[in-house]
The RNA shown here (c-di-AMP riboswitch aptamer (ydaO/yuaA leader)) has 142 nucleotides and comes from Paenibacillus ehimensis NBRC 15659. Rfam family: c-di-AMP riboswitch aptamer (ydaO/yuaA leader). Its family is annotated with cyclic-di-AMP binding and regulation of gene expression in the Gene Ontology. The sequence was found by an Rfam model in a public genome assembly.
């Protein structure tokens, strides 16, 4: 000095999923710290007129969230391998190139919903230890 593994670090990553206020219990000597509950703020989603669209809607139904669609193979008893690829998305301050590594799922509505002001509702979860380079712009520390 490569290069592989673990394990530690939350400067932080993916996502709308963040912050603060109060109250009540916990913990603690105190501060403080957590948990429920409920208001607000920021964020992001759904419904919902005119105008325009669009008239295939009564079926193989339609529709929403999400990047996550779609093609090919190849299976239907066991057994083996969870198959190649795509449209599209992520990768650590920001764009835009190139490059290198991944995702390419899951699920909700219950016969119904085009945009859609006003105007109604709705959710604020989950999971992680991680490409370099180049120009350009910023942001910090000496």
């Nucleotide at each position: 000095c490569a290069u592989g593994a673990a394990a530690u670090u939350a400067c932080g990553c993916u996502u709308a999923a963040u912050u603060u206020c109060c109250a009540a219990c916990u913990u603690c000597u105190c501060c403080g710290a957590g948990u429920u509950g409920g208001a607000a703020a920021g964020c992001g989603g759904g419904g919902g007129a005119a105008c325009c669209a669009a008239u295939u809607u009564u079926g193989u139904g339609g529709g929403g969230c999400g990047a996550a669609u779609c093609g090919c193979a190849u299976g239907a008893g066991u057994u083996u391998a969870c198959g190649c690829g795509u449209a599209g998305g992520g990768a650590a301050c920001c764009a835009u190139c190139u490059u290198u590594c991944c995702c390419g799922a899951g699920u909700c509505c219950g016969u119904c919903a085009g945009c859609u002001a006003a105007c109604c509702u709705c959710g604020u979860c989950a999971g992680c230890a991680g490409u370099a380079g180049a120009u350009g712009g910023g942001u910090c520390c000496a």